[in-house]
Predicted 3D model of an 83-nucleotide RNA (c-di-GMP-I riboswitch aptamer) from a marine sediment metagenome. The RNAcentral record of the sequence draws on MGnify. The prediction has a mean pLDDT of 89.
RNA sequence: GAGAAAGGCAAACCCAUUGAAAAAUGGGGGCGCAAAGUUUCCGGUCUAAGGGGUGCAAACUCUAGGACAGCGGAACCGCCGAA
Numbered sequence: 001g002a003g004a005a006a007g008g009c010a011a012a013c014c015c016a017u018u019g020a021a022a023a024a025u026g027g028g029g030g031c032g033c034a035a036a037g038u039u040u041c042c043g044g045u046c047u048a049a050g051g052g053g054u055g056c057a058a059a060c061u062c063u064a065g066g067a068c069a070g071c072g073g074a075a076c077c078g079c080c081g082a083a
Base pairs, nucleotide, nucleotide: 001080008033009032013028014027015026016025017024018023031070037076038075039074041073042072043071044068045067046066050063051062052061053060054059
């Protein structure tokens, strides 16, 4: 980062499985992505099993040791080569 080339990844949704959930994994499927490759270091967002508080109870509420790399920053690795 282009009106290029070779490719790559794979949203929503569906099926199965795991999980308390968020979500993840596999298969199908393609919304899109020049890092939509890897890593939770910083911020942000999501969930609340467990724990705390309130309550007769039902519930409500607070809280990541959970999750998101396709939320942003950061670090590392990487294909091609017009201006």